Notes
Bacterial RNase P class A from Epibacterium sp. HA2-3, 427 nucleotides, folded computationally.
[in-house]
RNA sequence: GCAGAGAGCCGGAUGGCCGCGUUGGGGCAUCUGCCCCCGCGAGGAAAGUCCGGACUCCCUGAAACGACGGUGCCGGGUAACGCCCGGGCAGGGCAACCUGACGGAAAGCGCCACAGAAAAGAGACCGCUUCGCCGCUCUGGAGGUUCGCCAAAGGAUGCGACGGGGUAAGGAUGAAACGGUGGGGUAAGAGCCCACCGCACCGCUGGCAACAGGGGUGGCACGGCAAGCCCCACCGGGAGCAAUGCCAAAUAGGGCCUCCGCGCGGGCAGGUCGGGCAACCGAAACCGCCGCUAGGGAUGUUUCACCCGAGAGAGGCCGGGUUGGCAGCUAGAGAUGUCCGGCAACGGGCAUCCCAGAAGAAUGGUCAUCGAACCCUGUCUUUUGGGGCAGGGGGAACAAGAUCCGGCUUAUAGGCUCUCUGCGCAA
Numbered sequence: 001g002c003a004g005a006g007a008g009c010c011g012g013a014u015g016g017c018c019g020c021g022u023u024g025g026g027g028c029a030u031c032u033g034c035c036c037c038c039g040c041g042a043g044g045a046a047a048g049u050c051c052g053g054a055c056u057c058c059c060u061g062a063a064a065c066g067a068c069g070g071u072g073c074c075g076g077g078u079a080a081c082g083c084c085c086g087g088g089c090a091g092g093g094c095a096a097c098c099u100g101a102c103g104g105a106a107a108g109c110g111c112c113a114c115a116g117a118a119a120a121g122a123g124a125c126c127g128c129u130u131c132g133c134c135g136c137u138c139u140g141g142a143g144g145u146u147c148g149c150c151a152a153a154g155g156a157u158g159c160g161a162c163g164g165g166g167u168a169a170g171g172a173u174g175a176a177a178c179g180g181u182g183g184g185g186u187a188a189g190a191g192c193c194c195a196c197c198g199c200a201c202c203g204c205u206g207g208c209a210a211c212a213g214g215g216g217u218g219g220c221a222c223g224g225c226a227a228g229c230c231c232c233a234c235c236g237g238g239a240g241c242a243a244u245g246c247c248a249a250a251u252a253g254g255g256c257c258u259c260c261g262c263g264c265g266g267g268c269a270g271g272u273c274g275g276g277c278a279a280c281c282g283a284a285a286c287c288g289c290c291g292c293u294a295g296g297g298a299u300g301u302u303u304c305a306c307c308c309g310a311g312a313g314a315g316g317c318c319g320g321g322u323u324g325g326c327a328g329c330u331a332g333a334g335a336u337g338u339c340c341g342g343c344a345a346c347g348g349g350c351a352u353c354c355c356a357g358a359a360g361a362a363u364g365g366u367c368a369u370c371g372a373a374c375c376c377u378g379u380c381u382u383u384u385g386g387g388g389c390a391g392g393g394g395g396a397a398c399a400a401g402a403u404c405c406g407g408c409u410u411a412u413a414g415g416c417u418c419u420c421u422g423c424g425c426a427a
Base pairs, nucleotide, nucleotide: 001423002422003421004420005419006418007417008416009415010414012370013369014368015367016366017365018364020041021040022039024037025036026035027034028033043398047409048408050407051406052405053404054403055240056239057238058237060305061304062303063302064301065300068236069235070234071233072232073087074086075085076084077083088102089100090099091098092097103231104230108229109228110225111224112223125171126170127167128166129165130164131163132162134160135159136158137156138155139154143150144149179197180196181195182194183193184192198220199218200217201216202215204213205212206211244327245326246325247324254318255317256316257315258314259313260311263292264291265290266289270287271286272283273282274281275280295308296307297306334353335352336351337350338349339348340347341346374393375392376391377390378389379388380387381386
C1' cells in the first nucleotide's frame, strides 16, 4: 500500500427571533381562565409488537395425573427470557474469524421422490466365476476308400447359445447401496483372515460438565429423516393501562327466557288447627327454624382441605342512564463518573444528577454563521479506474413517545476510533 476480520461510537453544529407542551415560582381574575419569569421537552432504533418481566384485575386453595403450547450440547449471568457471556462439537475460510433447526433413530409407528436389479435384515442388470448340455473351431484318428480323400469315439488352455449355482471386488443409478484403504486368500469373490482408520462395548486419565486423550475386547451387529408422529427433560393459568381504583353525575338500580334441583330427619320457645272464659291442654308436620345430604364454589380428571347448601346456582336475550374529573403516570431491575471482583456476560461500593408524561395527542417555523456526502472547473503528482491543493455549486440517512423496563428483529446517507489477519514493496 492492497484485500479482509472483529469491537465500539457519532449520526448535522452554534446563536437570534417567533411559536407549541409542561414542573416550579409570581401576578391578575375568580365562571372557565389569562399573563410574566425560570427550568425541562423523542430515538438508536421511539418501529415490528416477536420473546421475557414489573404492575393491575379475573379466579376458593393445594397436590398428582392428563391435554395443549413452548424450550432443547455444557457451564455461567439475569427479576426473567427463546436474550447475553465463556466453553465443547460440527461445517466454512490460507488466516483474523464466521455459522449452527446441536437431546433421543439400540421404545414404537411412518416415510425415503426420480433413477436404479435392489431403498432396510434388500438386491444378480452388466461383469467375474463354476457346473451341465448343445453347436462351432482345433485336435484326434478306430475304421472306410474310387488312393484324391472321407471320417466315429475321445481330448482341448478356445469361441458362442441355453440352463443351474457362486460372487456385492469392478461398472452402471442415486442425496443415500448394508464400514473404508492396503495386503493375504479364493474357481471368482467376500471381515473369509491380517494391519491401520472408523464403529460398538468395558475400564483408565484430564475436565464441574459438554467433551477430549489413550488402553483393552469384539469382525461389525446399529442406513437416513424427529423441520412427520412420537419419546425424554425442563418451563408455562387468562386478560391487558381502553388494565384497574376513587369522586362526581345519572338511574326504575328496569324487563324477560331457558337449564339443574326443590330430598331426608329433628324438636317446639313462633305461626297454623282443635278444645277451653282464661291459665293451659292437645294435634299435625303445611310455613318458619335447626341439622344432614344431593348439589354448588371459572377451567380435563382424581384426591384432600375450606366455604355455601335446598336456592347456595348455571346460561342467554332486550332496554335505559352516564359517558366529566382525579389517581394509575413515571425516581427507575434509573443516568453519569470512578474504584473493586470476574476471561467475560455481569455483580458490588462510593460520589453526583433528575432526564417528556400528552390524552386527537406538544417537541415546530424562520434568519445568520458554519458545514459531511456528492457534482463541476483548474492545477500538481512515480499510489494513475488513484491521491493532494485551490475555486464554484450543493445542503444531511432511517425515522417520532402514549403504563414502564430487559432483549431480539427490521430500516439507516455518511463518518470516526481501536485491535487483528493475509499478501505485496522498502529498509
Background
Its Rfam family is "Bacterial RNase P class A". About the family: Ribonuclease P (RNase P) is a ubiquitous endoribonuclease, found in archaea, bacteria and eukarya as well as chloroplasts and mitochondria.